[in-house]
Context: one part of a larger RNA
RNA sequence: UCCGGCGAGUUAUCGUACCCGGCCCGGUUAACCGCUUCAGGCGGGGAGCCCCAGGGAAACCGAGUCUGAACAGGCGCAUGUCGGGUGCGAUAGACGCGAAACCAGGUGACCUACCCAUGGGCAGGUUGAAGCGGCCGUAACGGGCCGUGGAGGACCGAACCCACCAGUGUUGAAAAACUGGGGGAGGACCCGUGGGGAGGAGUGAAAGUCUCAUCAAACCUGGAGAUAGCUCGUUCUCUCCGAAAUGGCUUUAGGGCCAGCCUCGGAUUAGCCGGAGACGGGGGUAGAGCGACGGAAUUCGAUCGGGGCCCUUCCCGGGUACCCGUCGGAACCCAACUCCGAAUACCGUCUCUUCCAUCCGGGAGUCAGAGGCGGGGGAGAAGCUUCGUGCUCAAGAGGGAAAGAACCCAGACCGCCGACCAAGGCCCCCCAGAUGACGCUCAGUGGCAAAGGAAGUGGGAUCGCCGAGACAGCCGGGAUGUUGGCUUAGAAGCAGCCACCAUUUCAAAAGUGCGUAACAGCUUACCGGUCGAGCCAUCCCGCGCCGAAAAUGACGGGGACUAAGCGUCACGCCGCAGUCGCGGAUUCGCAAGAAUGGUAGGAGAGCGUCUCAGGCCGCUGUGAAGCGGGACCGACAAGGGUCCGUGGAGCGCCUGAGAGUGCGUAUGCCGGA
Repeated sequence: UCCGGCGAGUUAUCGUACCCGGCCCGGUUAACCGCUUCAGGCGGGGAGCCCCAGGGAAACCGAGUCUGAACAGGCGCAUGUCGGGUGCGAUAGACGCGAAACCAGGUGACCUACCCAUGGGCAGGUUGAAGCGGCCGUAACGGGCCGUGGAGGACCGAACCCACCAGUGUUGAAAAACUGGGGGAGGACCCGUGGGGAGGAGUGAAAGUCUCAUCAAACCUGGAGAUAGCUCGUUCUCUCCGAAAUGGCUUUAGGGCCAGCCUCGGAUUAGCCGGAGACGGGGGUAGAGCGACGGAAUUCGAUCGGGGCCCUUCCCGGGUACCCGUCGGAACCCAACUCCGAAUACCGUCUCUUCCAUCCGGGAGUCAGAGGCGGGGGAGAAGCUUCGUGCUCAAGAGGGAAAGAACCCAGACCGCCGACCAAGGCCCCCCAGAUGACGCUCAGUGGCAAAGGAAGUGGGAUCGCCGAGACAGCCGGGAUGUUGGCUUAGAAGCAGCCACCAUUUCAAAAGUGCGUAACAGCUUACCGGUCGAGCCAUCCCGCGCCGAAAAUGACGGGGACUAAGCGUCACGCCGCAGUCGCGGAUUCGCAAGAAUGGUAGGAGAGCGUCUCAGGCCGCUGUGAAGCGGGACCGACAAGGGUCCGUGGAGCGCCUGAGAGUGCGUAUGCCGGA
């Protein structure tokens, strides 16, 4: 893991609601007693209980009573009761399994920790304390030397004890070992035997250590089925309806209680509810606007006003790329701005239509929600958080989005090899157009990105130049006063400052850029010639280009595509469990007809297992149950029947009664594989 078997809302009492039955001349007996065919039944038994009147704290009054000044308000103004069944509640272990723990009484110191008593053990080697003796020495001591001596939690190292390191072992040989090293080894040493003290207690050179493989409170039995607001599990079928994840309170937050939302029964009525249409309303959101306010904020212009700064010969005046204001132009922003202002939503009236709503009572579940959309918080972060929401998922299958709870389309009673459509699609994978028309794109853009950049390309608009020849190229010219003046070492068009004239000319700067130390040189403006038709510039729109670096392997899902890409238009087609058609089922309804997705949950109808009673006295060795197999039956199911085989002795059907009554999951229990 699989298979088989076992495995979880029971029973008692009380209460409550509904259903069924008895009585209602109110109902009913309990203990007990008698009789009996004795686990039973019949009769007696009226103590008691419920009911028969309520209101008030009470006195008390009474179909009323209490408060009260009250004609105002509160409660009340008569059927029930006994038994059975079912739902639910309460008390009990109360659907099943599960603690960590608590308490009581006992059992343990044969393990281990400590202590007491009494015993035992420690090869060998080394060091050489005190003391003592002798000699030397001292005034005498101290002292020195040589011996002797044999101290030490002394040294080395076996037994013995320990357990520091490594390897092996790790379903081990072993629930702590083995191997090689290591430490102590005359001591606070090691060991035997006997004894002592124990569970909030002992013992502890102290680690919460140890107290029989168990220790921050041992083990055994009991209280005991402790408790578990927690986790898991909870067994056949079909039909109808069908939630919630919110508010309030809570030592409350993953639990409860009340309300809300679901279901079932009853009552009541057509009025309040829903949908559609018409009419009538208020609003200040989305949007928009602001030369309409309050604010915020950018830019251009003005021979405007003021200020600042600078220049200036007194006054006057001048400059300004700075600040403020005014006026004019342009473009904008705002939850707490509004000259404006929707769609929706909401309210009212009427009409049509549909059911519901409401009240009383039985039973719930729900109190972790999630995504989308509109806001707040956050950083216009989060699969974030918090509100709102007639959406969706949850509890919703089907089609689309390649795949994908919540995005788009659309709500699945069952059957059909029928039709039409939705979203989305129609070259192939792959159902349906390689459909028709007009454009765009060359980037595989399409098939994921920004500021910014660009003679990409298509369309549009505007300012200019042009057969008196534009634009580009090519050929030629591009000069003179003059090296302008100043400055400077120099300054010659070309460091810089000032001026920027004139001449010859078709034209040619007091010089556009290179260049030189300065010249020179090249070049440009400008002109002529050649050529011969468009050219230069700015703005707007469409589609493209660059900008563009990331870690497993990429692309619209792929193939592939220049249309099978993008834009506009047209016709056709495919496409869902949608809608329709045909057949069938159930519920509701007189019918016509309508409805029938569904988790928690409510309600209803059934199937099957075991036992008993009555009936059929039914089947059965001419073969029961059980088991194996099959194409049979059923309005769908739970299921049922029959035949064949096996099996070898009981079994079924109908009606009713009663349950140890249905298993796949509980890290379930037992057995097997």